[in-house]
Context: one part of a larger RNA
Molecule: small-subunit ribosomal RNA, 5' domain
Organism: metagenome
Parts: sequence; C1' cells; structure tokens
RNA sequence: GGAUGAACGCUGGCGGCGUGCCUAACACAUGCAAGUCGAACGAAGCACCUUACCGGAUUCUUCGGAUGAAGGUCUGGCGACUGAGUGGCGGACGGGUGAGUAACGCGUGGGUAACCUGCCCUGUACAGGGGGAUAACAGCUGGAAACGGCUGCUAAUACCGCAUAAGCGCACGAGGAGACAUCUCCUAGUGUGAAAAACUCCGGUGGUACAGGAUGGGCCCGCGUCUGAUUAGCUGGUUGGCAGGGUAACGGCCUACCAAGGCAACGAUCAGUAGCCGGUCUGAGAGGAUGAACGGCCACAUUGGGACUGAGAUACGGCCCAGACUCCUACGGGAGGCAGCAGUGGGGAAUAUUGCACAAUGGAGGCAACUCUGAUGCAGCGACGCCGCGUGAGUGAAGAAGUAUUUCGGUAUGUAAAGCUCUAUCAGUAGGGAAGAUAAUGACGGUACCUACAGAAGAAGCCCCGACUAAAUACGUGCCAGCAGCCGCGGUAAUACGUAUGGGGCAAGCGUUAUCC
Repeated sequence: GGAUGAACGCUGGCGGCGUGCCUAACACAUGCAAGUCGAACGAAGCACCUUACCGGAUUCUUCGGAUGAAGGUCUGGCGACUGAGUGGCGGACGGGUGAGUAACGCGUGGGUAACCUGCCCUGUACAGGGGGAUAACAGCUGGAAACGGCUGCUAAUACCGCAUAAGCGCACGAGGAGACAUCUCCUAGUGUGAAAAACUCCGGUGGUACAGGAUGGGCCCGCGUCUGAUUAGCUGGUUGGCAGGGUAACGGCCUACCAAGGCAACGAUCAGUAGCCGGUCUGAGAGGAUGAACGGCCACAUUGGGACUGAGAUACGGCCCAGACUCCUACGGGAGGCAGCAGUGGGGAAUAUUGCACAAUGGAGGCAACUCUGAUGCAGCGACGCCGCGUGAGUGAAGAAGUAUUUCGGUAUGUAAAGCUCUAUCAGUAGGGAAGAUAAUGACGGUACCUACAGAAGAAGCCCCGACUAAAUACGUGCCAGCAGCCGCGGUAAUACGUAUGGGGCAAGCGUUAUCC
C1' cells in the first nucleotide's frame, strides 16, 4: 500500500447492486416450511333435482268435502362441494449446517469383461379368465390421555392363484467369434420359471414383458492433498489362498479351514489441527494466505445403535431401541427434537422482520382446472461493502464585522461572507404512469420513469500539523497533567501535552483495533 462476512469511537443527505451469528453442532415458546390425485376405490356428510309415504299450514265450501304449502322419512340421480379411510406418486428433491473426517473424503485422469437406474424418449410383443380378504362403516368394549381390542359388512389401478410367452431368467450340452486370468458375445436346441388394470369428459390417460437410449448414481485404480520423531515400530480378519454366504456389483464385506504374512525412515503407527475444490485476497511473477457469499462434491440432522419401505435412504420436519434433556399425567403411562424461514433466551466485540406473494423462475401431485411450495421472487432493518450523486453556480474589495496574532503600523481568515444575478441534480408537493405476461393473471407498487411547481432552501464531518509525513503560531501547564507506530516529547518562553486561530489530508465518511499478503 492492498484486502475483510469485521468490531469500536466521532459523524451521518440520497440512490443502485451486493451482503449480514465468524462465538454455544447451546437450549428452544409460537406460527409456517410436503403434499397431491374423486379421471384408482367404497362408504359418509352437504347442496340441488327426483320417486313413494307421512304431514297437515292456506284457500274454497252446498259443511259432506275439495285443495294441498313448510317440514320429515325413503328410492334414484347429480356436483371444479367437504373432510376422514383404502390405493398411487412424491415425502431420497429442494432448504440448513460444517460437528466429524488427514480419508479414494476431495481434486484430476482413467477403469467397470464387476454394476444399478423410478419418472422421460424410441422400438417390439401383450393385456384372457377367476378367487379370497381388509380399512372405512356399524355394534360391543379397554384407557386420564396417547392409542387400542373383539365381532360383523364392503370396494379397488390393494392382494393371490390359473392361462398365454415374441422376447427374458435358470439348468444342460453343441457350433462360431472376441478378449485382459477368472471370462464375454452371437447362433440354433431341450427342460423349467415368472406378467398385466383399469379409468375416461371418448380426445385420451394409464398397465405388463423385453431391448436400446438419456439422466442419475455405486464400486475400483494412478497421481496430488497440513504439522509433530521431545510419536519408531504397527497389525490378528491382521496379509494371502480355498470353499461358502451376502450384495445391483468386485472384494475379509462376512463365516469356516489352510498358510504366515502385510505396513514402515520414500515416515508406518500415534498425537494435534482441518470439511475438500472451482475460487478469493495479495504479489510484476514465482509464491504466500484463505475456503464468508455463488457453484460442484462430501459428511451430519438432540447423542449412540438398528433395520424397514422403496428405483433410490446420512431417511432433518419416517419407524424401532437405548442415553441425556424438556413437557403432560388420573402415577398406570405418554409426547418432543429449528444445523428449514421468521422469532426467543444464552454466549459474544459483533450479525436483521415472528413481513408480502406464488405475479415470475423452478419443483411435487394431477388429463386438466388447480392445490401445495419460508425453494424462489420481493419488501423491511444495518454506511457492513462497492459504485454513483448531492450539500449550489457566477459576480462581488468598503479587503466589512467578528476572531487570532502583532514590532500596534499591520497581517491572516478572505471573494470567504453580505449584496447582486442565476440554476434545480437529490430531497419535497401535485399530475401521469410502465416493462417484467402469454388471451387472462403483478407480490413488488401507484414502484421505476416522465411532466409541472416552489425555494439556496432540507443535506459535512473526521483525522492530523517534531522527523519519518503534506501541514505552525499564541496561550495554559511545568518530568505534573498528559502524548506516543518508531525515534522520542513534557523539569517556566513545549511547532510533540491541553485549548484557540490558522493550515494539511480524506470525505458521507474519517480514524483506531484485529487478521492476511
């Protein structure tokens, strides 16, 4: 000198774009953050229409009767209707945090003849015929609650056999081709096994099998990736083989048996520290430092462990068990997890609103209409940063007054002010008023922007002035009070302390502190 997610002191006009718990991965009140589909399904409720029955207001009356409203029960229908339940898809994305991790975790380059891939795209071939349940519901019943139990009824794109099999899996043997040891591919054959679901607004939307693609992942390898030797030996599933199990898949991944190996001064093991990278800061570069925001990968979700479901699980707002903590309780037992968005307490030098909207972009579900979306878009707060603008312009010597100083003549402040003549950027008032959206739909927002109006009005501070280092005088103080980055200054004329005047620098900031180069 540059830089910062900064903080502190003094000061503070406006706008744009960014950015904001670096500390306690501390504890959390409250609200919201993941739902959706009635074009999979049955039942219930509600509104309307409808069938039959009951009901009897009103009116007419020849007093015999006729008429038949409201309302109730029932049958059938209907609905962008409602909330539970079965079922499907999604809750593995999106959002947060950096505790752990020195590791194939990350980066980079490869391998997979050792693998998987829902939704999406392409192609081929199918979808025949049956069955038994179960929630909802009803009845009974346990419990303070959370939540259940028994009996009975019912539906499906829920579940289960059967049929069929172009192709597919498994087993067997045959021929051909290829490769990198195990192997892989192609061809024909025998045996054997496994499918499917319907809905419809009639336009479609779905279902099953196989093959290919795309996308997303899994696993393996070369190289690179902090400090300490005042850590020198470490290791028993340890290293290898064989057989089996397990997995989508290779593998001590796991098990039995056999062998005794494997790593290490090119630093094993141990200890400390740490998420990694694209990048960022600095530097002419080499390098050094760093990893906030944005993007990629990884890990985690109160602590530890476990599996289930599923195409896919670190399963944050799923389940089970144990621990700590908090809450409810009728003491028998239950409920909870903000490192999502706001917000609270606490810690701290220090870090924001319990805001608006799904209008846009994107996501989930749905044929769609649409619903949901604290993702996102916006607004609010903070000079926290960067950038831009303003706080007026011209003229004006009686060099006014005041102030400071003085050798008392003057000198400085100083064209500075006043005065005169102008202008209107920002702010203000009034009117108009977007793009962002596509026919409609705009949170932002009557915002940006445009026009008119009035008036210099509403808008300057901070640090420094001994040398380094741009800028000096007076008074006060008297080794005191104080200053100080280094040298140092102050003990009676201090350009170094304090105040004033003057000056220098930067400027809505200026200084200080901390850290990096």